[in-house]
RNA sequence: UGGGGGAUAGUUUAAUCGGCAGAACGUCGCACUCUGGAUGCGAUAGUUGGGGUUCGAAUCCCUGUCCCCCAG
Numbered sequence: 001u002g003g004g005g006g007a008u009a010g011u012u013u014a015a016u017c018g019g020c021a022g023a024a025c026g027u028c029g030c031a032c033u034c035u036g037g038a039u040g041c042g043a044u045a046g047u048u049g050g051g052g053u054u055c056g057a058a059u060c061c062c063u064g065u066c067c068c069c070c071a072g
Base pairs, nucleotide, nucleotide: 001071002070003069004068005067006066007065010025011024012023013022019055026044027043028042029041030040031039048064049063050062051061052060
């Protein structure tokens, strides 16, 4: 430099070729317990930045940043 893939909650990771962004772990609170752990209930918090298309975008298009793979 060219080609390909990737970025979603604190972490890991779904979202069926556009239609309510979900789960697990973690953290906090409550219950249970002599205490802790385990268990149960509840809460917590997210689409990498900008622009465009659309009634509607995590998803499609353009562009920036970062990471990985291949080629030179």